[in-house]
RNA sequence: AGAGUUUGAUCCUGGCUCAGAAUGAACGCUGGCGGCAUGGAUUAGGCAUGCAAGUCGAACGUGAAGCUACAGCUUGCUGUAGUGGAAAGUGGCGAAAGGGUGAGUAACGCGUGAGGAACCUGCCUUCGAGUUCGGAAUAGCCCCGGGAAACCGGGAUUAAUACCGUAUACGGCGGAAAACUGCAUAGUUUUCCUGCUAAAGAUUUAUCGCUUGAAGAUGGCCUCGCGUCCCAUUAGCUUGUUGGUAAGGUAACGGCUUACCAAGGCUUAGACGGGUAGCCGGCCUGAGAGGGUGUCCGGCCACACUGGGACUGAGACACUGCCCAGACUCCUACGGGAGGCUGCAGUCGAGAAUCUUCCGCAAUGGGCGAAAGCCUGACGGAGCAAUGCCGCGUGAGGGAUGACGGCCUUCGGGUUGUAAACCUCUGUCAGAAGGGACGAAAUUUGACGGUACCUUCAGAGGAAGCCACGGCUAACUACGUGCCAGCAGCCGCGGUAAUACGUAGGUGGCGAGCGUUAUUCGGAUUCACUGGGCGUAAAGGGUCCGCAGGGGGUUUGCCAAGUCUGAUGUGAAAUCCCGCGGCUCAACCGUGGAACUGCAUUGGAUACUGGUGAACUUGAGUGCAUUAGGGGUCGACAGAAUUCCGGGUGUAGCGGUGGAAUGCGUAGAUAUCCGGAGGAAUACCAAUGGCGAAGGCAGUCGACUGGGAUGCAACUGACCCUCAUGGACGGAAGCGUGGGGAGCAAACAGGAUUAGAUACCCUGGUAGUCCACGCUGUAAACGGUGCGCACUCGAUGCAGGCGGUCUUUGGUCCCGUCUGUGUCUCAGCUAACGCGUUAAGUGCGCCGCCUGGGGACUACGGUCGCAAGACUAAAACUCAAAGGAAUUGACGGGGGCCCGCACAAGCGGUGGAGCAUGUGGCUUAAUUCGAGGCAACGCGAAGAACCUUACCCGGGUUUGACAUAUUUCGGCCCGCCUCAGAGAUGAGGCUUUCUCUUCGGAGACUGAAUUACAGGUGCUGCAUGGCUGUCGUCAGCUCGUGCCGUGAGGUGUUCGGUUAAGUCCGGCAACGAGCGCAACCCAUGUCACCAGUUACCAUCACGUAAUGGUGGGGACUCUGGUGAGACUGCCCGUGUCAAGCGGGAGGAAGGCGUGGAUGACGUCAAGUCAGUAUGGCCCUUACAUCCGGGGCUGCACACGUGCUACAAUGGCCGGUACAGAGGGCAGCCAACUCGCGAGAGUGAGCGAAUCCCGAAAACCGGUCCCAGUUCGGAUUGGAGUCUGCAAUUCGACUCCAUGAAGCCGGAAUCGCUAGUAAAGGCGUAUCAGCUACGACGCCUUGAAUACGUUCCCGGGCCUUGUACACACCGCCCGUCACAUCAUGGAAGCUGAUUGCACCCGAAGUCUGUGAUCUGACCCGCAAGGGAGGAAGCAGCCGAAGGUGUGCUCAGUAACUGGGAUGAAGUCGAAACAAGGUA
Repeated sequence: AGAGUUUGAUCCUGGCUCAGAAUGAACGCUGGCGGCAUGGAUUAGGCAUGCAAGUCGAACGUGAAGCUACAGCUUGCUGUAGUGGAAAGUGGCGAAAGGGUGAGUAACGCGUGAGGAACCUGCCUUCGAGUUCGGAAUAGCCCCGGGAAACCGGGAUUAAUACCGUAUACGGCGGAAAACUGCAUAGUUUUCCUGCUAAAGAUUUAUCGCUUGAAGAUGGCCUCGCGUCCCAUUAGCUUGUUGGUAAGGUAACGGCUUACCAAGGCUUAGACGGGUAGCCGGCCUGAGAGGGUGUCCGGCCACACUGGGACUGAGACACUGCCCAGACUCCUACGGGAGGCUGCAGUCGAGAAUCUUCCGCAAUGGGCGAAAGCCUGACGGAGCAAUGCCGCGUGAGGGAUGACGGCCUUCGGGUUGUAAACCUCUGUCAGAAGGGACGAAAUUUGACGGUACCUUCAGAGGAAGCCACGGCUAACUACGUGCCAGCAGCCGCGGUAAUACGUAGGUGGCGAGCGUUAUUCGGAUUCACUGGGCGUAAAGGGUCCGCAGGGGGUUUGCCAAGUCUGAUGUGAAAUCCCGCGGCUCAACCGUGGAACUGCAUUGGAUACUGGUGAACUUGAGUGCAUUAGGGGUCGACAGAAUUCCGGGUGUAGCGGUGGAAUGCGUAGAUAUCCGGAGGAAUACCAAUGGCGAAGGCAGUCGACUGGGAUGCAACUGACCCUCAUGGACGGAAGCGUGGGGAGCAAACAGGAUUAGAUACCCUGGUAGUCCACGCUGUAAACGGUGCGCACUCGAUGCAGGCGGUCUUUGGUCCCGUCUGUGUCUCAGCUAACGCGUUAAGUGCGCCGCCUGGGGACUACGGUCGCAAGACUAAAACUCAAAGGAAUUGACGGGGGCCCGCACAAGCGGUGGAGCAUGUGGCUUAAUUCGAGGCAACGCGAAGAACCUUACCCGGGUUUGACAUAUUUCGGCCCGCCUCAGAGAUGAGGCUUUCUCUUCGGAGACUGAAUUACAGGUGCUGCAUGGCUGUCGUCAGCUCGUGCCGUGAGGUGUUCGGUUAAGUCCGGCAACGAGCGCAACCCAUGUCACCAGUUACCAUCACGUAAUGGUGGGGACUCUGGUGAGACUGCCCGUGUCAAGCGGGAGGAAGGCGUGGAUGACGUCAAGUCAGUAUGGCCCUUACAUCCGGGGCUGCACACGUGCUACAAUGGCCGGUACAGAGGGCAGCCAACUCGCGAGAGUGAGCGAAUCCCGAAAACCGGUCCCAGUUCGGAUUGGAGUCUGCAAUUCGACUCCAUGAAGCCGGAAUCGCUAGUAAAGGCGUAUCAGCUACGACGCCUUGAAUACGUUCCCGGGCCUUGUACACACCGCCCGUCACAUCAUGGAAGCUGAUUGCACCCGAAGUCUGUGAUCUGACCCGCAAGGGAGGAAGCAGCCGAAGGUGUGCUCAGUAACUGGGAUGAAGUCGAAACAAGGUA
């Protein structure tokens, strides 16, 4: 510090996800030791048991047991005295601390800083004064009584540092006065007053207490400034409420309480209400700013079963006190009682989850005591838990034949791996033994603890796992599995070769841990203060006015609030950071410093901001003058047109459409002329032109009225800018009331179109559109761009005004300037597109708005509205994207240009018939397999009767029909015969003895057996090689360097011409190059040269019935080799002086002469595992192999490709010509003979320019006479020939007979542009033969037509749009149906919080009363009385409870609404291209 993920790729926006750190954690697997920490986060749920607050005899009265002495006597008991001090009680202090928890609390609760002149403070410290004399009780003890108990009542007696009276009063309190001071109330000091007010004693004689006063310290209480979460879908709240007076109350101020008076108080700077929450020092994270958090430790607060209340006290409204109410638990004799672990342990429950019913007061601290001491679950320790942090160990060194084993393997090896074994060592931890602390200061006193630590001993022995290994992210192979099982944080893996699942080996990471889950911060600049945005990605309010708020021109004086600076106080300790130190180190701890960014007070500064005073004119406004305009409102008027009405002319149609129809019209339409009515809108001018804030505004004239611009520089003197809430305006549609209604026109009706057509088109047509008044308040209300001001190069047009030069003084041109409105562009900005003085540039001020997509311009709630609806505006759930701009392609029922037998123009076919052949389908034991639009279908197959053959049935074989090798045994091999059998095969027989030799044996061949292996036309062409098809012989496809662009990419390759061509020329930020094109190659067309046999024969000669037959020739044809020739080279025209094109000459051939071969980058997971090769998988007495037979030929049917025809341009008969290219020895076969013929017999020649195979149409003559025929030949019967082991399934051919369909073929469709089509025959491969009518070639005869590129198909280039990129056979929308999920509404039902009203009213304080009771004091001799007190009673308040009625929230619900999601459901086809109606 970043990374992954939207795309074919790119840049951007934007979300999601990951890597880090952390935790009071939990879970899974694993687990050696120690140190230091931490450990009920959930049910503030319930609790058994034990302990957690006592102490003081030096405050007091009793005084048990025991002991001693004496006495009595029933000799083990009683009594007396003493000692002793238990135990309870009175009294004092403590119990308000310590310890726990976080329920409540949004609060002066907490934090921080101030104040108390409005207060209290036991124990402690200092100082002053004092401590007199008396009195009456009471608990305990004893006796009696009640009760189950808890406990209670009565009587008698008694003490005190308990209680009461009195004396005294330095002082204090109260009252009065004065002085001084201050901060408003006031404070301090002094003086005066018949005013009021104290005390307790104990003891060892030292002291400790007690009372009063002053001061300190400590602790507390109260008040105030500032800070302290979310919701505005909570906007108004409040009656003790706000203030005053008086009284009461309190330690004290105060509506704290009461009475009376006034009507205030709080609030958008967020009151009130709702939700959530203890606050802080700190802790986690982060670069910081921030964000999150408040466990442990520390400070504060609150609480103590729930609610209420007071008492005591210095202090409480009191965790282990009291009273009452409630819930719960326990005891009970049923009458009544007892209890409160959110103390330490422990238990149950719920939960993912959190420990021992331990030791000790030795230390530290606390309470009491004079002290000894007692108490202390505070605390100090130990235990449990890997919960965390830190440290240590599980060994170290050597050791290669790189052992065994495992895994992988290309079978060679590699790896685990110096790892192990083995050798030499060491001894941490754990273990054993011995010693043995510090913590204790100061005699005693150590729980921890026989612990830490030290020494010795033995022995490598007891001690390693977890996760990951596709990318992010370090780490790879094998097997298994086969969209299954599973993985997954995101992207995504898995459908037979998975580095992604599971296992193994290996590797990486961390290590007594490792992973997972949860949560927080970070990364996220993804709420942006630091530090973001809003034209198109989410985002500018429809527009203006404007209160609050925010911001604000120039000069100057004063103030000093902000601001800056110094000082003082505070900012607790701990923590963090730094230095030093202590535990062996570290964690941990000690000590010192720094820091604590804050707050308060105070001194100073005055530039800026602010406040205040004075002034200024440039911002703003006013004035005067001029000026343009569809700015607004109201009224009047005008002409054109549509429609309607009346009349005239006139006749059969009009209208409408792609084409029609509905409709109108003989009752006279349309058309045309005249007249009239009525409503709405204002052609031309007219423009990217004008005006207005926006919406918007258009005939003419008038009235009223708003704003702008320019010029002048007279006036005011900052009066300004922006604007939440608010107000006004606000297209169209819509709503209300009343008018109006010509045209147009939702709805509706009809006609068409269509599969349908609730649409598009047509004919009609009502609301509405118009007017007045009122409402609605929204639009793609858009420049998709808030308003204002300032600054920053230019060019050019238009509109309005002003000025200047020249001038002919009307004006025009030109120049300048202000305002408005457009276009282009520099800089700059931008993701790009683009913006660019009218900014989206550079700045300032203010407002509005955004924070992933969907859900959702939605629900609920609220406000507004007559309604429609508008405004405000979520969540659950779901996805990993959604999106912007640009790029390259592809596509378009987009455009332009251009090609092609693409269309057109022609010729001939196919589709109809019969047959052949291939395919589908059907059938079958099998009908083997493959090929499937073009680009499968006379295709693989250039030959299925057996073989082929892969299929089926049956019969056999198992190292095999075939290859190599090993071992053992035998034999040469070979050849022949017999039998059985369908054959394979089985059984048997005959024949025979190889080569070399060191004589042991070896080798070749062969048989049997054995092991490795053979074999497979079994699967996968979607694992592959190779080959092939296709687009397409289309003209394209790319690269290097440079340049442009952030980039994908572009440029070049586009453009203007031209070409068959990216062919060439010109231009150009390109310049070159490669693969393609062309050429080079082959054939053919002309000529020359060379060479002539088997070819040829002009001349010469010979010969024949005839023939190059022969001699000969090398002329010709021809053969086959080498050359020439054609290049737009020449001429004319045209064109850019180009490329080229048109014409011409010459030429055998002319503009590529013609035909071939040749197929760029790539596309189709195209075809082929069955041609061969080949990975993987599968079979191995079978999916291998051999044999016989059958099948591949099967036939209701459908399709493709062909052949033959339908006839007279023909058929038949007869006659007569002319090729090329090929083939030939298991062959071609002449001639001859036989046969009607296929053919047979015989046989010459030829391994071939020598011999053989060989034309047909054509031509000549004859016949047929338009018919199912003398056309056509299928089919069938018969007879044959040939090949072959064999023609039954299942061959070809011949002859005789038979003589079917068919008379030119529907929709549709194919080929061909010249030696082509068409027609005619010939040859060859395969092959014994052949289903060949096929395929591949060859020659013969030999046309027609092309105006042209609108249309169909395919293609090329440029351009445009795109939501496509698997690329239009694309993408994608909505209803319906099914499943799942969350959610809204809903008659209701349930629960919770809470308001209001009323009822009841405990305890208790307070008030009143108190005839009853009553010790101290007073009067009194006494009786008695008085003062005072108390029970009781009454009242105010008052918790819980009850009744009624509301608000809010939550849960649930028949039914219902939409939403989301879900490989292959239905219907359509809305969007994306002009998406077929933009």
Source information
Small-subunit ribosomal RNA from a metagenome, 1478 nucleotides, folded computationally. The coordinates come from a structure-prediction model, not an experiment, and the mean pLDDT is 84. Its Rfam family is "Bacterial small subunit ribosomal RNA".